Background:
Predicted 3D model of a 485-nucleotide part of an RNA (small-subunit ribosomal RNA, 3' major domain) from a metagenome. Its Rfam family is "Bacterial small subunit ribosomal RNA". Its family is annotated with structural constituent of ribosome and ribosome in the Gene Ontology.
[in-house]
Context: one part of a larger RNA
C1' cells in the first nucleotide's frame, strides 16, 4: 500500500423477512461420475462443470475401437520429366466396400494442312522432388474469442502541494443519488476510462403515404364472406415529427444539490424491455472453431472404406418432463392471438383411411397463397373421491404409417391390447417485486428423419407478499488492528 478479522461505522443486492411456485420421494428424458468394455472418442468439475461444446450421433457426422486398402496419398502449391497407350466413357474378374486387376472405346488447346497425317502442350492424368497431412502433446509458451465478481461504482492520468522514502493528497468531510450522481466544504486543480446520455424496442398523439392491408359513408351482387365499384375516415402497416425536461405548484432542505407531495397528462422522477460489461481478478475455459511457437508421428500418430461405438447398466448425482386428480378426469358444442417460416420448399379445396397418413395438385419468392382449427377460458352432458373413467411407464411371439441406400444394435408417429410406480415427498435446497411468478398454448434455429420432455423466441389468462434490515449469503465506502504480502 493491499489483503485478511467468529473489529466498528455508513448503505445495497429475491441477500433474508413477507409470500407463491417448485427441486429433494415415483416413472421416464437428459447430462455427468463410476463400473463394463475390443472401443464405450475428446474436453467441460464450486459458485462460474453436469439438457454444457452438441442450434440434431442409425450410415456420414465421428475425432474411439475391430477388419481390410491406399502409399506424393481425401484436399491444395512449386519445379523437372513422361507420353497420347491421356482425361472421361463402358464393360468384366475379385472384394462387404475402399480398393486392385484387365479390356474396350476415347473428348481438348494451339501451329501447319484441302483433308488424312505431323507437330506442340493449356488443363488433365502419371512418374520423382520440394513437401502435404495429424482433432498427436503442451490452455503453465500464445493470439483471439469466452465465463466470473458485476451494470458492482469504481479505476486511473496530468500539473501542483505535502512526505527522506515507499507514498499521500485529488478519490477525504457534511448532504444527496440507481451511480465517484450532484451539491457544499476544501492543498488542491483539471482531466480521463467508466455510470448517465447518445442506439434499438414498446407505451399517447400528429402527419405523409394507402397495396397485397382496411372497410363507417354510398352503390351493386351472394345462400354466405370487403365479394365488387369504389372510400383513406377507422384498424393497421411504416417513414417523418411531437412528447417527460423535477418544466409547474406547494412543502422540507444550507438561498444547494436534491427528497416529500400535487396538478396536467397516454406515460413522472431512469417510463418498461434490450444492447451496451471500466482498471483488474481467478497462470479461470478454451491448441476440438480458427490462428500460432516448441515438441513429437511420416508405409503412419496420415488417409479412404464396411461393421461396431459414442445409445453398454449394480450404484450415485445434477437439470427437466409427467403425474399423484374433482380449481380434475372425460366427451359434444363454441370464441378469441402474437411471433415467425416456407421452392431440393409451405402446401388449400376434394377423395381414400378409426388414426398416423395416402392420391392429388389449386394457389404462393408471399402483409395476396400455405404452414394456420391456438390451447387454456366459456356452455351442456357423464365421472363420484377409488389406486379410480386419476396417472400413463412398462409390454405384446398385436395391426400399421413416415423419412432415408439402410431403422438389428439404433428413429418417429397412429390404432388396438397391457396398465408399473406414485395419494403431495426426510435432512436440505431452488426462482420470483407485475403483465412478474404460476399456468396455457402457438413459432423457429440445427434438421432426410428425429429420440426436443433442450434452446431462443411469441402472445393468452394472470395473482400474493415486501411500509422492515437484527440474523445468513455476497457487494461497496469510511475507520481500526495485525507476527500475513
Nucleotide at each position: 500500500u493491499g489483503a485478511c478479522g467468529g473489529g466498528g461505522g455508513c448503505u445495497c443486492a429475491c441477500a433474508c423477512a413477507a409470500g407463491c411456485g417448485g427441486u429433494g420421494g415415483a416413472g421416464c428424458a437428459u447430462g455427468u461420475u463410476g463400473c463394463u468394455u475390443a472401443a464405450u472418442u475428446c474436453g467441460a468439475u464450486c459458485c462460474a462443470a453436469c439438457g454444457c461444446g452438441a442450434a440434431g450421433a442409425a450410415c456420414c457426422u465421428u475425432a474411439c475401437c475391430c477388419a481390410g486398402g491406399c502409399a506424393c496419398g481425401a484436399a491444395g502449391c512449386g519445379c523437372a520429366c513422361g507420353g497420347a497407350u491421356u482425361a472421361g466413357u463402358u464393360a468384366c474378374g475379385g472384394g462387404a466396400a475402399a480398393c486392385c486387376g484387365u479390356a474396350a472405346u476415347g473428348a481438348c488447346u494451339c501451329c501447319u494442312u484441302u483433308a488424312c497425317c505431323g507437330g506442340u502442350g493449356g488443363a488433365a492424368c502419371g512418374u520423382g522432388c520440394g513437401g502435404a497431412g495429424g482433432u498427436g502433446u503442451u490452455g503453465c509458451a500464445u493470439g483471439g474469442c469466452u465465463g466470473u465478481c458485476g451494470u458492482c461504482a469504481g479505476c486511473u492520468c496530468g500539473u501542483g502541494u505535502c512526505g527522506u522514502g515507499a507514498g499521500a493528497u485529488g478519490u477525504c468531510g457534511g448532504g444527496u443519488u440507481a451511480a465517484g450522481u450532484c451539491c457544499c466544504u476544501u492543498a488542491a486543480c483539471g482531466a480521463g476510462c467508466g455510470a448517465a446520455a447518445c442506439c434499438c424496442u414498446u407505451g399517447u398523439c400528429u402527419u405523409u403515404a394507402g397495396u397485397u392491408g382496411c372497410c363507417a359513408a354510398c352503390g351493386g351482387a351472394u345462400a354466405a364472406u370487403g365479394c365488387c365499384g369504389g372510400g383513406g375516415a377507422c384498424u393497421c402497416u411504416a417513414g417523418a415529427g411531437a412528447g417527460a425536461c423535477u418544466g409547474c405548484c406547494g412543502g422540507u432542505g444550507u438561498c444547494a444539490a436534491a427528497c416529500c407531495g400535487g396538478a396536467g397528462g397516454a406515460a413522472g422522477g431512469u417510463g418498461g424491455g434490450g444492447a451496451u460489461g471500466a482498471c483488474g481478478u481467478c497462470a479461470a475455459g478454451u491448441c476440438a472453431u480458427c490462428a500460432u511457437g516448441g515438441c513429437c508421428c511420416u508405409u503412419a500418430c496420415g488417409u479412404c472404406u464396411g461393421g461396431g461405438g459414442c445409445g453398454g447398466c449394480a450404484a450415485a448425482c445434477g437439470u427437466g418432463c409427467u403425474a399423484c386428480a374433482a380449481u380434475g378426469g372425460u366427451c359434444g358444442g363454441u370464441a378469441c392471438a402474437g411471433c415467425g417460416c416456407g421452392a431440393c420448399g409451405c402446401a388449400a379445396g376434394a377423395c381414400c383411411g378409426c388414426a398416423a397418413g395416402g392420391u392429388g395438385g389449386a394457389g404462393c419468392a408471399a402483409a395476396u397463397c400455405g404452414c394456420u382449427u391456438a390451447a387454456a377460458a366459456c356452455c351442456g352432458g357423464c365421472c363420484c373421491c377409488a389406486g379410480u373413467u386419476c396417472g400413463g411407464a412398462u409390454u405384446g411371439g398385436g395391426a400399421g404409417g413416415c423419412u432415408g441406400c439402410a431403422a438389428c444394435u439404433c428413429g418417429c408417429c397412429c390404432c388396438c391390447a397391457u396398465g408399473a410406480a406414485g395419494u403431495c415427498g426426510g435432512a436440505a435446497u431452488c426462482g420470483c417485486u407485475a403483465g412478474u411468478a404460476a399456468u396455457c398454448g402457438g413459432g423457429g434455429a440445427u434438421c432426410a428423419g428425429c429420440c426436443a420432455u433442450g434452446c431462443c423466441c411469441c402472445g393468452g389468462u394472470g395473482a400474493a407478499u415486501a411500509u422492515g434490515u437484527u440474523c445468513c449469503u455476497g457487494a461497496g465506502c469510511c475507520u481500526u488492528g495485525u507476527a500475513c504480502a
Overview
The RNAcentral record of the full RNA draws on SILVA. The coordinates come from a structure-prediction model, not an experiment, and the mean pLDDT is 82.